[in-house]
Context: one part of a larger RNA
RNA sequence: UUGGGCGUAAAGCGUUCGUAGGCUGUCUGUUAAGUUUGUAGUUAAAUUUGUCGUUUAAUGAUCGAAUCGCUACAAAAACUGACAGACUAGAGAAUGGCAGAGGCAACUGGAAUUCCACAUGUAGGGGUAAAAUCCGUUGAUAUGUGGAGGAAUAUUAAAAGUGAAGGUAGGUUGCUGGGCCAUUUCUGAUGCUGAGGAACGAAAGCGUGGGGAGUAAAUAGGAUUAGAUACUCUGGUAGUCCACGCCGUAAACGAUGGAUACUCGGUGUAAAGGGGAUUUGAUUCCCCUUUGUGCCUAAGUUAAUGUGUUAAGUAUCCCGUUUGGGGAGUACGGUCGUAAGAUUAAAACUC
Numbered sequence: 001u002u003g004g005g006c007g008u009a010a011a012g013c014g015u016u017c018g019u020a021g022g023c024u025g026u027c028u029g030u031u032a033a034g035u036u037u038g039u040a041g042u043u044a045a046a047u048u049u050g051u052c053g054u055u056u057a058a059u060g061a062u063c064g065a066a067u068c069g070c071u072a073c074a075a076a077a078a079c080u081g082a083c084a085g086a087c088u089a090g091a092g093a094a095u096g097g098c099a100g101a102g103g104c105a106a107c108u109g110g111a112a113u114u115c116c117a118c119a120u121g122u123a124g125g126g127g128u129a130a131a132a133u134c135c136g137u138u139g140a141u142a143u144g145u146g147g148a149g150g151a152a153u154a155u156u157a158a159a160a161g162u163g164a165a166g167g168u169a170g171g172u173u174g175c176u177g178g179g180c181c182a183u184u185u186c187u188g189a190u191g192c193u194g195a196g197g198a199a200c201g202a203a204a205g206c207g208u209g210g211g212g213a214g215u216a217a218a219u220a221g222g223a224u225u226a227g228a229u230a231c232u233c234u235g236g237u238a239g240u241c242c243a244c245g246c247c248g249u250a251a252a253c254g255a256u257g258g259a260u261a262c263u264c265g266g267u268g269u270a271a272a273g274g275g276g277a278u279u280u281g282a283u284u285c286c287c288c289u290u291u292g293u294g295c296c297u298a299a300g301u302u303a304a305u306g307u308g309u310u311a312a313g314u315a316u317c318c319c320g321u322u323u324g325g326g327g328a329g330u331a332c333g334g335u336c337g338u339a340a341g342a343u344u345a346a347a348a349c350u351c
Base pairs, nucleotide, nucleotide: 004322005321006320007305008304012319014200015199016198017197021193022192023191025087026086027085028084029083030082031081033080034079035076036075037074038073039072040071041070042069048064050062051061052060090190091187092186093185094183095182096181097180098179102176103175104174105173106172107171108170109153114148115147116146117145118144119143120142124135125134161168162167205246206245207244208243209242210241214240215239219235220234221233222232257318258317259316260315261314262313265296266295267294268293269292270291271290272289273288274287275286276285277284300307301306324351325350326349333344334343335342336341
């Protein structure tokens, strides 16, 4: 390479957009590049079938055959391609609705912690398994009033919603992206995937400038202990927050790439639409369709576990990726980064 794989054994890029490339709806006509058929030429020798022959064999002679193809001509027109024309089931647009913690910015609310001031009040408070460090007669803890500041948004809250993923939750306003349903009005294949590439990307970390209530790596002290560079307690700095710029990684998980089609059911739930029943009406209930999101299960599948219309079933297309354990996601080199490091990625040796 062929082939087999990728939820859990090695293996799905963190996610999306998208270039080249690969693949690609229905119908009609033309063409004849691919394709198929025929004819002709060419296709060294050795090889090989038959025959002859040396007593046989090996060797040899001879007539043929085969071989991957290549070239030319002729024909066919189903499929792939090319060209032309048409269609609407894919895709997109339009119109009317709907839901939502989707994003960005500004303004703003209440509860709580801490601190400050004042008042009441007096000897403790705090903390633990128990203590102590610690705070307190310069009046703490507790209670009340007023103020400051930062961060997070109880209940509602849900197997719920939304977003490509990361993620996303007090309220109001402004700007803005996407989705779903209905109508079947328009365009007419405009599609899928996507090597390179680009953008986004939790937390931690880095740079500059702010901010700093609580919390808390580092760190100091008290305990525990044989020791205690820990667990526990009292403090506490970076950080956590904001603006701008980097970093580019996570068990970035559904450990499950994307798209399309098909394949029993049951039962919740979210958002729409349609039909029916009930009611004076509001309401309430039932059935169907669509799009999400859960649970259970038939067939099938799987090594098993499980999965099972949200497939890990049945198929097609495109991409990524794997090939015994360790050495090693390391060394060297390249690229990126202020750095930390990231990414690409071996070998010797060893079992």
The part of an RNA shown here (small-subunit ribosomal RNA, central domain) has 351 nucleotides and comes from a metagenome. The full RNA is in RNAcentral, with records from SILVA.